The RNA shown here (small-subunit ribosomal RNA) has 1511 nucleotides and comes from a wallaby gut metagenome. It matches the Rfam family "Bacterial small subunit ribosomal RNA". Rfam links the family to the GO terms structural constituent of ribosome and ribosome.
RNA sequence: AGAGUUUGAUCCUGGCUCAGGAUGAACGCUAGCUACAGGCUUAACACAUGCAAGUCGAGGGGCAGCAUGAUCGAAGCUUGCUUUGAUUGAUGGCGACCGGCGCACGGGUGCGUAACGCGUAUCCAAUCUACCCUACACACAGGGAUAGCCCAUCGAAAGAUGGAUUAAUACCUGAUAGUUUAGAGCGACCGCAUGAUUGCUUUAAUAAAGAUUUAUCGGUGUAGGAUGAGGAUGCGACUGAUUAGAUAGUUGGCGGGGUAACGGCCCACCAAGUCAACGAUCAGUAGGGGUUCUGAGAGGAAGGUCCCCCACAUUGGAACUGAGACACGGUCCAAACUCCUACGGGAGGCAGCAGUGAGGAAUAUUGGUCAAUGGACGAGAGUCUGAACCAGCCCAAGUAGCGUGAAGGAUGACUGCCCUAUGGGUUGUAAACUUCUUUUUUUGGGAAUAACGUGGGGGACGUGUCCCCCUUAUGCAUGUACCAUACGAAUAAGCAUCGGCUAAUUCCGUGCCAGCAGCCGCGGUAAUACGGAAGAUCCGGGCGUUAUCCGGGAUUUAUUGGGUUUAAAGGGAGCGUAGGCCGGACUUUAAGCGUGUUGUGAAAUGUAGAUGCUCAACAUCUGCACUGCAGCGCGAACUGGAGUCCUUGAGUGCGCGGGAAGUUGGCGGAAUUCGUUGUGUAGCGGUGAAAUGCUUAGAUAUGACGAAGAACUCCGAUUGCGAAGGCAGCUGACUGUAGCGUUACUGACGCUGAAGCUCGAAGGUGCGGGUAUCGAACAGGAUUAGAUACCCUGGUAGUCCGCACAGUAAACGAUGGAUGCUCGCUGUCAGCCUAUAAGGUUGGUGGCCAAGCGAAAGCGUUAAGCAUCCCACCUGGGGAGUACGCCGGCAACGGUGAAACUCAAAGGAAUUGACGGGGGCCCGCACAAGCGGAGGAACAUGUGGUUUAAUUCGAUGAUACGCGAGGAACCUUACCCGGGCUUAAAUUGCGGCGGAACGAUUCAGAGAUGAUGAGGUCCUUCGGGACUGCCGCGAAGGUGCUGCAUGGUUGUCGUCAGCUCGUGCCGUGAGGUGUCGGCUUAAGUGCCAUAACGAGCGCAACCCCUACGUCCAGUUGCCAGCGGGUAAUGCCGGGGACUCUGGAGGGACUGCCGGCGCAAGCCGAGAGGAAGGUGGGGAUGACGUCAAAUCAGCACGGCCCUUACGUCUAGGGCGACACACGUGCUACAAUGGCCGGUACAGAGGGCAGCCACACCGCGAGGUGGAGCGAAUCUCGAAAGCCGGUCUCAGUUCGGAUCGGAGUCUGCAACCCGACUCCGUGAAGUUGGAUUCGCUAGUAAUCGCGCAUCAGCCAUGGCGCGGUGAAUACGUUCCCGGGCCUUGUACACACCGCCCGUCAAGCCAUGAAAGUCUGUGGUACCUGAAGUCCGUGACCGAGAGGAGCGGCCUAAGGUAAAACAGGUGAUUGGGGCUAAGUCGUAACAAGGUAGCCGUACCGGAAGGUGCGGCUG
Repeated sequence: AGAGUUUGAUCCUGGCUCAGGAUGAACGCUAGCUACAGGCUUAACACAUGCAAGUCGAGGGGCAGCAUGAUCGAAGCUUGCUUUGAUUGAUGGCGACCGGCGCACGGGUGCGUAACGCGUAUCCAAUCUACCCUACACACAGGGAUAGCCCAUCGAAAGAUGGAUUAAUACCUGAUAGUUUAGAGCGACCGCAUGAUUGCUUUAAUAAAGAUUUAUCGGUGUAGGAUGAGGAUGCGACUGAUUAGAUAGUUGGCGGGGUAACGGCCCACCAAGUCAACGAUCAGUAGGGGUUCUGAGAGGAAGGUCCCCCACAUUGGAACUGAGACACGGUCCAAACUCCUACGGGAGGCAGCAGUGAGGAAUAUUGGUCAAUGGACGAGAGUCUGAACCAGCCCAAGUAGCGUGAAGGAUGACUGCCCUAUGGGUUGUAAACUUCUUUUUUUGGGAAUAACGUGGGGGACGUGUCCCCCUUAUGCAUGUACCAUACGAAUAAGCAUCGGCUAAUUCCGUGCCAGCAGCCGCGGUAAUACGGAAGAUCCGGGCGUUAUCCGGGAUUUAUUGGGUUUAAAGGGAGCGUAGGCCGGACUUUAAGCGUGUUGUGAAAUGUAGAUGCUCAACAUCUGCACUGCAGCGCGAACUGGAGUCCUUGAGUGCGCGGGAAGUUGGCGGAAUUCGUUGUGUAGCGGUGAAAUGCUUAGAUAUGACGAAGAACUCCGAUUGCGAAGGCAGCUGACUGUAGCGUUACUGACGCUGAAGCUCGAAGGUGCGGGUAUCGAACAGGAUUAGAUACCCUGGUAGUCCGCACAGUAAACGAUGGAUGCUCGCUGUCAGCCUAUAAGGUUGGUGGCCAAGCGAAAGCGUUAAGCAUCCCACCUGGGGAGUACGCCGGCAACGGUGAAACUCAAAGGAAUUGACGGGGGCCCGCACAAGCGGAGGAACAUGUGGUUUAAUUCGAUGAUACGCGAGGAACCUUACCCGGGCUUAAAUUGCGGCGGAACGAUUCAGAGAUGAUGAGGUCCUUCGGGACUGCCGCGAAGGUGCUGCAUGGUUGUCGUCAGCUCGUGCCGUGAGGUGUCGGCUUAAGUGCCAUAACGAGCGCAACCCCUACGUCCAGUUGCCAGCGGGUAAUGCCGGGGACUCUGGAGGGACUGCCGGCGCAAGCCGAGAGGAAGGUGGGGAUGACGUCAAAUCAGCACGGCCCUUACGUCUAGGGCGACACACGUGCUACAAUGGCCGGUACAGAGGGCAGCCACACCGCGAGGUGGAGCGAAUCUCGAAAGCCGGUCUCAGUUCGGAUCGGAGUCUGCAACCCGACUCCGUGAAGUUGGAUUCGCUAGUAAUCGCGCAUCAGCCAUGGCGCGGUGAAUACGUUCCCGGGCCUUGUACACACCGCCCGUCAAGCCAUGAAAGUCUGUGGUACCUGAAGUCCGUGACCGAGAGGAGCGGCCUAAGGUAAAACAGGUGAUUGGGGCUAAGUCGUAACAAGGUAGCCGUACCGGAAGGUGCGGCUG
């Protein structure tokens, strides 16, 4: 210090999440030692048992118990001892009692309390203070009781009552009174004031206690101090306004009472105040502070341990005593609970220390000692002290320290686990082994803290001292710390994590399962994310998880330190109250401010230094800090206060012109509709097309007249006016504002503005009018799958006016108001100046730009720039502008305005794509123009489906379907049924045993196979080898799965013109530019232009075939000329002229001409040329897309099978058949069929072959047989042409199907071959919607060949030639594609995204007849204890008291409301949930542009009306 997460990517906004520290923690795994510190956060729930406050005999009477002494008796008996009994307070002492002091401290807890309770500062002239200190003074004389003890009575007990007797430092009376208090009078002096201090005179009232023993301790009064307490005030510190009014002792006064003291603290009377938007009252929550955690700080959170203060002591109330309490271990009363009881009545209070139960995730011993520190009492010794000090090993619950060994040691050992490419790697210097050390462990010794103090003795001086000396007793912790010693590495390591954030990876298992997860997310058969293992990483006596707080994050509440055009956010607008802020000059003040100083800011804590525990944590000492508050000085720039002045801000006056500014009258014409009437006749109207509607009862159209209401054409405009909403015919009246000019007047009078008030489009509401048009709702007609819509015909509210409500809009510049400052250019409106040409100036209203700002788009003197002031608003999305409450409204509804729950996003701007029922340009047999087909029939073939034992598998829109298959009768073959084999059908290595191998024949069998077996007898270096059978081992084998693990190959977009890079430049960036623009091209082909300049892959060219010459060559090809020969033929000799064949090279390039054009290029039936504008055809397929196809062509990772998912074999199947589809063939005929005659190819093939020719057969073919491994031999044309016939028919068309007879191939034609002949002669008469191919040697048509192959289901595929057309105006439309641009809520990219109802499940929540519980008040009733008041006939000599009455009051009861919480049949919406239903509202012009407000309507999204906005 940052990081992850919205997107295809980017920048921004914005939330969510992580890494840090901390804790009185808890849980999981693990655990050696020590020191220090800590330990019921929950039930202020209930408590058994023990202890926690006593002490003083030097205050007292006494004496139960103990001890001693004395006296008496008894026993033993040594005559004085022992034992024992009784008496005796004589002594030490002392239970209980009187009395004094203490018990108000210490200890616990945090219920209550939002308060002068706490903190801080100040004040008390309005106060008290026991014990303690100082000073002064005093302590005289008397008296009467009472407890205890004793006696008696009652009671179960607790306890109570009566009688008698007695003491005091208990109580009472009198005396004294400096002082004090109270009253009266006369002075002095101080203070801001109430008042205070002080002197004198006088009246009244009030004190005392002794004890022990020689030195003290006590007692009383007064003054002062100290300590402690009480009271008052300023300031500070929680939340809620969905709590806005609260208050009757309330606020004040006068007079009393009361108190230590002030005060409505209480009372009588009088007045009507007091508090509150600077938040009263109410509600919720909470002890406060020092401090603690965190943070750079400002802050935020917390208040456990320790210290200070407060409050409380089962709950509520009350007083008594006392210096102090309204009292934790006191009293009284009431209530609840528990216990005892003889049922009459009693007892109790752990929020003291231990401990128990309960609650809870969770928190310890019924320990030791008063040795130290401190407290109470005491003269003191001392006693008491669960305060305190220690221990407990109860707890890793925290911080700190130490250890679990150190050094060496590689064949990087072996084994194991794990991984592996099988070579190895890793665990790993780790171990073994060698040397060393000994904290811890054993054994022994053994402190300091402790000498203050006490008792006794002595000394010093300041005569009472925590001064000094001697002596004396005292240790819980503790036999601890520490020291020494012996053995020996011996006794001691885990936890979490390993996808990114975040350090650290592999294998196996699992297979959207099990599970993980802080966020993003992982898991659907190759998971670094689940579980295990191995390894690694982090920390380490701990490590993780959970919870909570702070910070970094989070500048995400922003004072430091944020924002508001579009991301959340400017109020619809104005006026204006409080408040905030405010021009220039001078004088003054000193509140703020600055500075100095004083006091305080407790200690602890923090921090610096030092010191002490072996170190550290920890502790001690000293310094600083404690940022604060207050007092007293000084200063005067700034802010504030006071005063005087100024004019520029603001306002006023005067003058001028301008304007759809407002209100209210009058007037006007055109149009519309209606009425009357004339003309006139059959339609009108309306739409995409129609229909509803109107019309022969005369419409529409047209003329005239009349009526009504509403709105104002042109002018008219980035025009003008107004605060906004808004405002438009002409004109009158009234009202308001702005501007300019002038500089006369006032003299800061200003700006903003929470509340408040006013205005506020459209729609809506009420009442009364009006109603021409238009027109929600509604009705009808269309459209449609439906059409509660869009379109049409009607039409009511409304639209208009008056009065009154309502108060909202995309009320928008999505931009609050005011003021100042900051470059320019160019329009326009109004005024003025100069003056008609251009200017100047002020105020408005527009456009474009600099700087600057901004995430960008953009804004830019009319700021979104630079600054100041004030107001409003925002803080993730949804839930929701909803619920509840309140306010307003006639209502509709408006204003204010949450939470639970849920998600990890939602969003802004811009980028690249893709898409659009957006636009522009262009291309293509894309359409159009044509020709021929398909779709109807029969057949062939493929597919789906069905069937089957099996009908093997794959291919499935275009881009599957005569496809893989370029040959399924067996084989192929992968499928089914049956029969066999298991190192196997095939390949290969090793070992052992045997044999040559091979095997005719015969038998069984469907065959595989098994059995039989005549025969056969290899090579050799003699080791053996080749071949082969069996056995064993190692490999095998698999057309089994995964094409979504892959290679390779292929299809398609598409032979479309695109796809990119380097450098530079632009942009924060994604990215852009280049590649855009203009022209051109088949083309990103080229030219021009240009922040781009170049380049690459594609295009083109280079390659092949073809079309034409030339040259070379000339057999098997050719034959012009020469010769020979035949019935005839290049048949022969010859020849290279020609054709042809094979090679080489040429040729075509817009090269030439004309026109157009800057150029590229285009046009020209141009010339020339065999060929003309890439001549025709082929090969050639950019970056990429479709998880496209193929594991069955091949290869290959992983998984699976191994007497089978391998392999051999017989038969069957792949050929089934109601049906559907694709691709073809043949036809439906006369441009034809049939018969006869006759002509012309190319390219290929051929030896298990092609087969001439001859003969036989009607024919398929058969039998002979020459030639040819082929420019030599051979396979071989048809349409065509000529002639004849048929004459429009289901035919002399068509040939399916079927019957019969054959041929050929083959082991074999039954399932299941082709062909031939004879006979049979089906459908079909040109094919619906729709659809396919083709632009020239093309379509159409005709035949020929080849591959595969024994044969062939070939009508298929691939080639070859013959004959040989028609048409293209053109690019509106359909389809596909390219470029530019635009919109986008799409990016899996429109086969996208997405809205609402309904149905289902789950969740939280609102309402609800009610019902339950609680809280705080109010009213009334009753009213304990108790203080106070009154009375007091009873008691008492009296003082006084009992009793009685009254006021107040806790608790209780009753009642009506309020508030809060729970629950509630039912009900409302909301949220969430892989694949439910209905539609399709939105995003593109989203197919009717969308959205806002309002009103009505509709299953639903929504539709329509009115007004508004452009997002």